[in-house]
RNA sequence: GGGCCGGUAGGUCAGCGGUUAGAGCAGCGGACUCAUGAUCCGUAGGUCGAUGGUGCGAAUCCAUCCCGGCCCA
Numbered sequence: 001g002g003g004c005c006g007g008u009a010g011g012u013c014a015g016c017g018g019u020u021a022g023a024g025c026a027g028c029g030g031a032c033u034c035a036u037g038a039u040c041c042g043u044a045g046g047u048c049g050a051u052g053g054u055g056c057g058a059a060u061c062c063a064u065c066c067c068g069g070c071c072c073a
Base pairs, nucleotide, nucleotide: 001072002071003070004069005068006067007066010025012023013022018056027043028042029041030040031039049065050064051063052062053061
């Protein structure tokens, strides 16, 4: 330099162009317990990597960048 894959909650990941972007883990509060753990209930946490474009509507499609991984040279 070329190609492919990925970037969404603190971390691991879901998410046919269409109400409100979700799950489990971790966190916080409570129940239970002599206590801890386990279990149960509740709760907070997101500029969906960035900037433009298409479209009534974009995490999702398109373009260009940025970051990470793999392959080729």
Transfer RNA from a Chloroflexota bacterium, 73 nucleotides, folded computationally. Lineage of the source: Bacteria > Bacillati > Chloroflexota. Its Rfam family is "tRNA". The family's RNA type in Rfam is transfer RNA. The RNAcentral record of the sequence draws on ENA and MGnify.